[in-house]
Predicted 3D model of RNase P RNA and transfer RNA as a complex of 450 nucleotides. It holds a member of the Rfam family "Bacterial RNase P class A". Rfam's curators write: Ribonuclease P (RNase P) is a ubiquitous endoribonuclease, found in archaea, bacteria and eukarya as well as chloroplasts and mitochondria. Its mean pLDDT, the model's own confidence on a scale to 100, is 80.

RNA sequence: UGAGUCGGCCGGGCGGCCGCGUGCGGGCGUCGACCCGUCCGAGGAACGUCCGGACUCCACAGGGCAGGGUGCUGGGUAACACCCAGUCGGGGCGACCCGCAGGACAGUGCCACAGAGAGCAGACCGCCGAUGGCCGGGCUCGCCCGGCACAGGCAAGGGUGCAACGGUGCGGUAAGAGCGCACCAGCGCCCGGGGCGACCCGGGCGGCUCGGUAAACCCCACCCGGAGCAAGGUCAGACAGGGAGCGAGCGGCCCGCUCGAUGCUCCCGGGUAGACCGCUGGAGCCGGCAGGCAACUGCCGGCCGAGAUGGAUGGCCGCCUCCGCCGGCCGGCGACGGUCGGCGGAACAGAAUCCGGCGUACAGGCCGGCUCACCAC
RNA sequence: GGCCCCGUCGUCCAGAGGCCUAGGACGCUGCGCUCUCAAGGCUGAGACGCCGGUUCGAAUCCGGUCGGGGCUG
Numbered sequence: 001u002g003a004g005u006c007g008g009c010c011g012g013g014c015g016g017c018c019g020c021g022u023g024c025g026g027g028c029g030u031c032g033a034c035c036c037g038u039c040c041g042a043g044g045a046a047c048g049u050c051c052g053g054a055c056u057c058c059a060c061a062g063g064g065c066a067g068g069g070u071g072c073u074g075g076g077u078a079a080c081a082c083c084c085a086g087u088c089g090g091g092g093c094g095a096c097c098c099g100c101a102g103g104a105c106a107g108u109g110c111c112a113c114a115g116a117g118a119g120c121a122g123a124c125c126g127c128c129g130a131u132g133g134c135c136g137g138g139c140u141c142g143c144c145c146g147g148c149a150c151a152g153g154c155a156a157g158g159g160u161g162c163a164a165c166g167g168u169g170c171g172g173u174a175a176g177a178g179c180g181c182a183c184c185a186g187c188g189c190c191c192g193g194g195g196c197g198a199c200c201c202g203g204g205c206g207g208c209u210c211g212g213u214a215a216a217c218c219c220c221a222c223c224c225g226g227a228g229c230a231a232g233g234u235c236a237g238a239c240a241g242g243g244a245g246c247g248a249g250c251g252g253c254c255c256g257c258u259c260g261a262u263g264c265u266c267c268c269g270g271g272u273a274g275a276c277c278g279c280u281g282g283a284g285c286c287g288g289c290a291g292g293c294a295a296c297u298g299c300c301g302g303c304c305g306a307g308a309u310g311g312a313u314g315g316c317c318g319c320c321u322c323c324g325c326c327g328g329c330c331g332g333c334g335a336c337g338g339u340c341g342g343c344g345g346a347a348c349a350g351a352a353u354c355c356g357g358c359g360u361a362c363a364g365g366c367c368g369g370c371u372c373a374c375c376a377c
Numbered sequence: 378g379g380c381c382c383c384g385u386c387g388u389c390c391a392g393a394g395g396c397c398u399a400g401g402a403c404g405c406u407g408c409g410c411u412c413u414c415a416a417g418g419c420u421g422a423g424a425c426g427c428c429g430g431u432u433c434g435a436a437u438c439c440g441g442u443c444g445g446g447g448c449u450g
Base pairs, nucleotide, nucleotide: 001373002372003371004370005369006368007367008366009365010364012320013319014318015317016316017315018314020041021040023038024037025036026035027034043348047359048358050357051356052355053354054353055228056227057226058225062255063254064253065252067224068223069222070221071220072086073085074084075083076082087101088099089098090097091096102219103218107217108216109213110212111211124158125157126154127153128152131151132150133148134147135146136145137144138143166184167183168182169181170180171179185209187206188205189204190203191202192201193200194199232277233276234275235274241268242267243266244265245264246263247259248258249257284303285302286301287300288299289298290297291296321346322345323344324343325342326341327340328339329338330337331336378449379448380447381446382445383444384443387403388402389401390400395433405421407419408418426442427441428440429439430438
């Protein structure tokens, strides 16, 4: 200098005028959808609603079955399908990245087409024909030689397929084959060492060797009761009652528990569409110290940063910042760079009970660690 | 706001790991019939919302995303 990889952060700034919402303070011969002042007023994703919790109600959420979820190991956490650290497998020269990563010797199912054969498999082409058989020849009548490819043997090579029951070499054989041997790969068992563990390292033995699929059923281990702030509760107002049932809470089923009679549930019909609580101070934010590789935790100090309910957080102007286009001037052979002026533009998106995550969208910009290649010293 | 469900020719439905080059009905194109039109006959075109993953193989299984619909005071 170029290429790349990982992590963190910002995501317009300042000023003026007008406007909106909550809280607080004040005002009014007027008490309201009023007026004045003041404080605060969207995000890193407020989004999708994919997980997990807090909270509320239903038993103080209880037992069993069914159903659902998670799935290498250890830790973190209120909890998780998240995060951190590691192990294993895969990719990359590397920094680094990716992985729904338990079990297929508990069982069952499936593996289309092609192919001889697809699960304790099989012989189409092929190789052989030692042994037995048939034919011919020789003969010292014991047998020997040649041919056929009939019985039969083989799985080396070809071929099919996602996948064909280890690979290479030597021996061996009629031809062959873990049939034997050496090395390598894989599996199982045993021993030693390291690690909390997943697992790793080393040695020995064995039979030569026994696919894939669980994001198929299933097995194993662990977890999960249901509903959701329109939960739930209080007040006010309006209306028109009628019918059915004896159980209801319990919303998959059974058990169990609790409550139950001018009571409760269900159905039809009618009315209302108001106010308040829940509601925002919290697993909170910032700084320091300590523990830990880290995620995170503990202690101390400081701070308060939205609460709407047809739903506030906006509009205009000026200057600056950034980006794009056009034009002038300057430098350079050129790509291009600098400067001045004009015009246009400013990403994705917006709270609705609240948190922790994940996923997705995003103009432009800043900072840092590391890797590779080339050049110079 | 909260909670659910569904995406297959133009429309309505089948298909649920391979027999899919995805089937049927209506509609559409062309031919033929008829004096002409219709009906009937023959023929043809036309789709798995999108992106990844699992598997030898995905419309089907899993995840993400986009779109549509329903319930709830």